[in-house]
Context: one part of a larger RNA
RNA sequence: GGCAUCUGGUGGAUGCCUUGGCACUGAGAGGCGAUGAAGGACGCAGCACGUUGCGAUAAGCCAUGGGGAGCCGCGAGCAGGCUUUGAUCCGUGGAUUUCCGAAUGGGGCAACCCACCGCGCAAGCGGUAUCCUCACCUGAAUCCAUAGGGUGGGGAGGCGAACCCGGCGAACUGAAACAUCUAAGUAGCCGGAGGAAAGGACAUCAACCGAGACUCCGCUAGUAGUGGCGAGCGAACGCGGACCAGGCCAGUGGUUGGACCGACAUAACCGGAAGCGUCUGGAAAGGCGCACCAGAGCGGGUGAUAGUCCCGUACGGGUAAACCAGGUUCAAUCCUCGAGUAGGGCGGGGCACGUGAAACCCUGUCCGAACAUGGGGGGACCACCCUCCAAGCCUAAGUACUCCUCAGUGACCGAUAGUGCACCAGUACCGUGAGGGAAAGGUGAAAAGCACCCCGACGAGGGGAGUGAAACAGUUCCUGAAACCGGAUGCCU
Numbered sequence: 001g002g003c004a005u006c007u008g009g010u011g012g013a014u015g016c017c018u019u020g021g022c023a024c025u026g027a028g029a030g031g032c033g034a035u036g037a038a039g040g041a042c043g044c045a046g047c048a049c050g051u052u053g054c055g056a057u058a059a060g061c062c063a064u065g066g067g068g069a070g071c072c073g074c075g076a077g078c079a080g081g082c083u084u085u086g087a088u089c090c091g092u093g094g095a096u097u098u099c100c101g102a103a104u105g106g107g108g109c110a111a112c113c114c115a116c117c118g119c120g121c122a123a124g125c126g127g128u129a130u131c132c133u134c135a136c137c138u139g140a141a142u143c144c145a146u147a148g149g150g151u152g153g154g155g156a157g158g159c160g161a162a163c164c165c166g167g168c169g170a171a172c173u174g175a176a177a178c179a180u181c182u183a184a185g186u187a188g189c190c191g192g193a194g195g196a197a198a199g200g201a202c203a204u205c206a207a208c209c210g211a212g213a214c215u216c217c218g219c220u221a222g223u224a225g226u227g228g229c230g231a232g233c234g235a236a237c238g239c240g241g242a243c244c245a246g247g248c249c250a251g252u253g254g255u256u257g258g259a260c261c262g263a264c265a266u267a268a269c270c271g272g273a274a275g276c277g278u279c280u281g282g283a284a285a286g287g288c289g290c291a292c293c294a295g296a297g298c299g300g301g302u303g304a305u306a307g308u309c310c311c312g313u314a315c316g317g318g319u320a321a322a323c324c325a326g327g328u329u330c331a332a333u334c335c336u337c338g339a340g341u342a343g344g345g346c347g348g349g350g351c352a353c354g355u356g357a358a359a360c361c362c363u364g365u366c367c368g369a370a371c372a373u374g375g376g377g378g379g380a381c382c383a384c385c386c387u388c389c390a391a392g393c394c395u396a397a398g399u400a401c402u403c404c405u406c407a408g409u410g411a412c413c414g415a416u417a418g419u420g421c422a423c424c425a426g427u428a429c430c431g432u433g434a435g436g437g438a439a440a441g442g443u444g445a446a447a448a449g450c451a452c453c454c455c456g457a458c459g460a461g462g463g464g465a466g467u468g469a470a471a472c473a474g475u476u477c478c479u480g481a482a483a484c485c486g487g488a489u490g491c492c493u
Base pairs, nucleotide, nucleotide: 001492002491003490004489005488006487007486008485009484015478016442017441020413021412022410023409024408025407026406027405028404029402030401031159032158039100040099041098042055043054044053046078047077049075050074051073061094062093063092064091065090066089070082071081072080105114106113107112115128116127117126118125119124130156131155132154133153134152135151136150137149138148163194164192165191166190167189168188174181178228204211205210215242216241217240218239219238225233226232246394247393248392249338253334254333255332256331257330258329259328260327261326269317270316271315275290276289277288278287279286291308292307293297299311300310301309343367344366345365346364347363348362349361350360353379374389375388376387377386378385429436430435449477452464453463454462455461
C1' cells in the first nucleotide's frame, strides 16, 4: 500500500409523517371607494425585535347577545395585574380611526413642505381640487343677448381575479421560400358595464307544406361552399335538448325610487346515546372475556389501532338588527309607429363566402324615394307566387367566470413532490430599472431540555451521575443509505 471482516465519523438518500398545496363539486357572495377605498408609511404594550391586532380613545373604547373559569395574542420570559359585581373569548351594532394614497386648499423627491377663509380666549374644529349636470345671481367686446364669472344642490373620479360588450389592432408562425392567404380579429393597448354581460319579440326562416323572440348545448358536418381551388377556412336549413314571456310609445301601462306591513331562512351559541374487567407493555385505544348505544360505526384527538374517554357526528334548539318572497301606497320619469331613412354610385368592412354571377348587413363620400292603392325579403336580375313590416324603446330564465366565504370530495402531491412560498416568502439576495427570485419541515407521550461531580482556558468538547421505554431520541436532536475519511483484526506484498 492492497483485499476482506468488524467498528466509527461525515453526509442526508430512503421509509413513515403533515401544519401546506393541487383539482373539482354544492351552496353563498359577486364588489369596495369623497361618510376617503385598495395598498401603504409611521406609531400604539411595564420591559418590545419580528409577526398579529389596533390608531394619539392606538394588542384597544361603548352597547348588546352568547358563554361560564380562567385571562393579560404568538415566538419566550420576568414583573405587575384583571376575573362569578361574570373577565378573557365569540357574534352583532356603534365610537375612535395619525400621515400618504383617486388624494381633492397650493406644492412635492408618496407618507413631507407651505397657505387662505369662517368659528373659537386658546387648544382646536370646519371649509377651500377638477369635470358633468340643475337652479339662481352676475355679466364683456355689443343695444338686447351670448361668452365668461360666482354661489348653492346632485353626480363622477380610484381600486379589483376571471367572465362580458365595444374601439384600435400586430408579428413570429403555416403555406416546407413568399407577396394574396394563414396565424387572428388572436396577443396587446384603450373605453364601458354587470352579477352576469350581450342578444331578444321577425321588414326572420321556409318552400307552395309550414315554422314562430333571444341565448346556450348535441347533431346536421368537416357536409354545402370558400380557397395563390395552395396552406387552409368552413356554414345554414332541418332535428333533438336546456330554458321559456312577453310588453311599451298618454293609461286598468312600462321603468326607477321611497314609505308601510311582512312570512321563511339566517350569527355567536346550546342539548346531544352508549364500557367495564383482565393480559402484554413506558403508556391500551391492541389481545382475551363479558356488555351497551345507534336518526349518531363521517372525521379528528387522547402515551400503539377507541361507536360507548375528549372534541364532535345524526337529530333537534336558538334570534336583536339588517336582508328578503309577497302585499299596500306615494313620487319621479317616459308622448303617438319612426327621412337625409330605404335605395343607388364610388371606396372599404362584416357575413364560412378572398369581387366573384355576389344577394344580405354596416358606412367614409356624393346622390336620394314611396307612404299600406305602400314597402322589405325569398343569394345577380325579371315575372308570378309566398312571406314579413325597417329606419323608436324595455325585457327574466336557460349561458360564461371565480379575487372571495362556507361545506364537501379525490385510483391528486407528500418537503428536489405539491403553489415560487408547509418554515415570519414575493422574504433573503441580484439588478440603475423594468424585473428576476431562492434555500430552509420532523427531540420526546410529556421538557421530564441533563441538578450535582470531574478533565479542560471561569472555554469548546467530553467523562460520570440523573431523566426517560429509548440519550447511538441531547436541541447540528425520528429513521440515518451511498459517495468520502478514520480505527481494529486477518491475509498478501
Overview:
This is a predicted structure of a 493-nucleotide part of an RNA (large-subunit ribosomal RNA, domain I) from Azospirillum tabaci. It matches the Rfam family "Bacterial large subunit ribosomal RNA". Its family is annotated with ribosome and structural constituent of ribosome in the Gene Ontology.